[in-house]
Transfer RNA from a Paludibacteraceae bacterium, 72 nucleotides, folded computationally. It matches the Rfam family "tRNA". By type it is a transfer RNA. Rfam's curators write: Transfer RNA (tRNA) molecules are approximately 80 nucleotides in length.

RNA sequence: GGCCCUAUAGUUCAAUGGAUAGAAUAAGGUCCUCCUAAGACUUAGAUUCGGGUUCGAUUCCCGAUGGGGCUA
Repeated sequence: GGCCCUAUAGUUCAAUGGAUAGAAUAAGGUCCUCCUAAGACUUAGAUUCGGGUUCGAUUCCCGAUGGGGCUA
């Protein structure tokens, strides 16, 4: 250089065209407890970026960037 895969919450993962993008864990608050841990309830938190297709895009297409791999 060429080709392929990949990017969603602090972290690990769901969501194959239509919902208010969901769960676990972590974090904050309340309850419980003599205190802590555990437990119950609750709050906030994310689609890498720029275009395109579509009535509608996390999803499909193109490009950029980051990561991984194969090849020379």